[in-house]
């Protein structure tokens, strides 16, 4: 330099042929339970879907560019 892939909650990851308020497990917070802790039960908070632009009635999903990381080729 060329090519491919990944980027969604604090962490690990789902998210179908674009469709209505974006989810799970773990973690975190509160309450119950306990002498106390853990476990368990109930409830809750937490997301500019990497960034910018475009297409569309509608974009996490499609297109372009950029950024970061990983891999392959030279």
């Nucleotide at each position: 330099g060329g090519g491919u892939g990944u980027a969604u909650a604090g962490c690990u990851c789902a998210g179908u042929u674009g469709g209505c308020u974006a989810g799970a497990g773990c973690g975190c917070c509160u309450g119950c339970u306990u002498c106390a802790c853990a476990c368990g039960c109930a409830g809750g908070a937490g997301g500019u879907c990497a960034g910018a632009g475009g297409u569309u009635c509608g974009a996490g999903u499609c297109c372009u560019c950029u950024u970061a990381c990983a891999c392959c080729c030279a």